[in-house]
RNA sequence: GCCCCUGUAGUGAAACGGAUAUCACGCGACGCUUCGGACGUCGUAUUCCGGGUUCGAAUCCUGGCGGGGGCA
Numbered sequence: 001g002c003c004c005c006u007g008u009a010g011u012g013a014a015a016c017g018g019a020u021a022u023c024a025c026g027c028g029a030c031g032c033u034u035c036g037g038a039c040g041u042c043g044u045a046u047u048c049c050g051g052g053u054u055c056g057a058a059u060c061c062u063g064g065c066g067g068g069g070g071c072a
Stems, first nucleotide, its partner, number of pairs: 001071007010025004018055001026044006048064005
């Protein structure tokens, strides 16, 4: 330098182009408990950035950025 894959809460993952983006762990509050853990209830936080296509984009296209891999 070229090619391929990839980017979603703090972490790990779901989401045929269609409802308010879902689940687990985590974190916070409360309940329970002598205390803690476990358990229960409630809450918390997410689509890497820009542009395009579309009635509608996390999803498709394109440019950039980051990560992984291959060739030279």